[in-house]
Molecule: Bacterial RNase P class A
């Protein structure tokens, strides 16, 4: 130069008029209201998004325990807590910078492995292929012998037998590869190499180094399970407060022999009607709701770091049908994604495109 890894910032930028929300701020007006009017301040993000975790505030449940269900699942910090983070084991990828992993158990039990293929998990099987030690069948050969016969040798493998290397089938065939050794093979036995147990050495640990042993029991738990850990429920439309008109409800009173009503009447009682309190709940209104917070900035100190401690500092969006805009001017590399709604701490999407910082691999060139 060229191709990349890792981190971190930015997210048009200025002026100028007009327009919106807000407000421990000024100043005015009067109709003292939660008022109007001017000024002044202030006014979305890095994800305010998806509501996928966690936590904090609320109410509601709760003596303790246990099933149940749902979440997490290498180890070790860290935190308020997490499924987050940060560091380290292990496996995987990448020449490397680095990225990525639901990474507890399959030797508790069940259960599933499609097609193919003999056979898919029990110390199970044997299709082809391999042997001829045993064994059967043959013999033209040779001993022994009078002979049935016997041993020996050849040959030959329907049956019985040994064997599981080769070969086929599959994603996977009961531990790899080489050798000894055998009739032919075989962890039968040797070496290395993977696993498993076990000692011993390092490590807080996951693990990892080395010695010894037996020879080896397949995947799959993102299948039920099986261990170990957390988790009571609903949520800001939580909740708490103030509080009409109209219905409506309780209580007291009132009415000339008033209406219904109580089988005819009487007395008494209900109920209509009018007035007063008084209580609930409904709209609406106020709070929670933001100036303070597990939050930011920078600087010590501790740790490898996540992060903690300690000083120092700056700081006002709170909206409810829901305001952060519109225009004009100058400029540039011509501007993505997107818009707070109770708050916070992860995550995971989306995003034109610029800058900066450490880092690798490799061309040239001195």
């Nucleotide at each position: 130069g060229a191709a990349g890894c890792g981190g971190g910032c930015c997210a048009g930028a200025c002026g100028g008029c007009c327009g919106c929300g807000c407000g421990a701020c000024c100043g005015g007006c009067c109709u003292u209201g939660c008022g109007c009017c001017g000024g002044c301040g202030u006014g979305a993000g890095g994800a305010a998004a998806g509501u996928c975790c966690g936590g904090g505030c609320u109410c509601c449940a709760c003596a303790g325990g246990g099933c149940a269900g749902c979440a997490u699942g290498c180890u070790g910090g860290c935190u308020a807590a997490c499924g987050g983070c940060c560091a380290g084991g292990c496996g995987g990828g990448g020449c490397g910078a680095c990225c990525c992993g639901a990474c507890g158990g399959a030797a508790a039990g069940u259960g599933c492995c499609g097609c193919a293929g003999a056979a898919a998990a029990g110390a199970a099987g044997a299709c082809u292929c391999c042997c001829a030690c045993c064994u059967g069948c043959g013999g033209g050969g040779c001993g022994c012998c009078u002979g049935c016969g016997c041993g020996c040798c050849c040959g030959u493998a329907a049956a019985g037998g040994g064997a599981a290397a080769a070969g086929c089938u599959g994603a996977a065939a009961c531990g790899g590869u080489g050798g000894u050794g055998u009739a032919a093979g075989a962890g039968a036995c040797c070496a290395c190499c993977a696993g498993c147990g076990u000692c011993g050495c390092g490590g807080c640990g996951a693990c990892g180094c080395g010695g010894c042993g037996g020879c080896u029991g397949g995947g799959c738990a993102a299948a039920c399970c099986c261990c170990a850990u957390g988790c009571g429920g609903a949520g800001c439309a939580a909740g708490c407060g103030c509080g009409a008109a109209u219905a409506g409800g309780a209580g007291c009173g009132c009415g000339a022999u008033g209406g219904a009503u109580c089988g005819g009447c009487c007395c008494g009682g209900u109920c209509c009607g009018c007035g007063c309190u008084c209580g609930g709940g409904u709209a609406g209104c106020g709070u929670g709701c933001g100036a303070g917070g597990a939050g930011c900035u920078c600087g010590g100190c501790a740790g490898c770091a996540a992060u903690g401690c300690c000083g120092a500092g700056a700081c006002a969006a709170g909206a409810u049908a829901a305001a952060u805009g519109g225009c004009c001017g100058u400029c540039c590399u011509c501007g993505a994604c997107a818009g707070a709604a109770c708050c916070c701490g992860g995550c995971u999407u989306a995003c034109c495109g610029g800058c900066c910082c450490g880092c690798u691999u490799u061309g040239c060139u001195u």